[in-house]
RNA sequence: AAUCCUGAUGGGCAAACCAUUGGAAACGAUGGGACGCAAAGCUACGGAGCUAAGGCGUUCGGGUCUGCCGAGCGCUAUGUCCGCCGGGCUGCAAAG
Repeated sequence: AAUCCUGAUGGGCAAACCAUUGGAAACGAUGGGACGCAAAGCUACGGAGCUAAGGCGUUCGGGUCUGCCGAGCGCUAUGUCCGCCGGGCUGCAAAG
C1' cells in the first nucleotide's frame, strides 16, 4: 500500500400502510411514512417467488354453425421482483 472481515461519526436508503398516478394483473412512479438495511447502490445473468394480458388446451352456453362469440377452469412469461438466494459491476469515516 492493496484485498477481505469487523465496524458507522457525519450522512444515506426506506418495509407495511396512506394519497395521487401508470398497468389486465403482478408490480412500478411521485409524495407522506419508518419495519428494517453496511451495499436495502447498480445489473433480471442463473434459480426461486408473484402475475397471466396474449397464446394453447378444455368444459358449458350461444350462434348467422368448417370453426365464430361469451363465460369458467388448467397450462404458459414475452410481464414483474435485486428488501428471496447466487453471479457480475461499483462504493463505504475513525479504529481493529
This is a predicted structure of a 96-nucleotide RNA (c-di-GMP-I riboswitch aptamer). Model confidence (mean pLDDT): 83 of 100.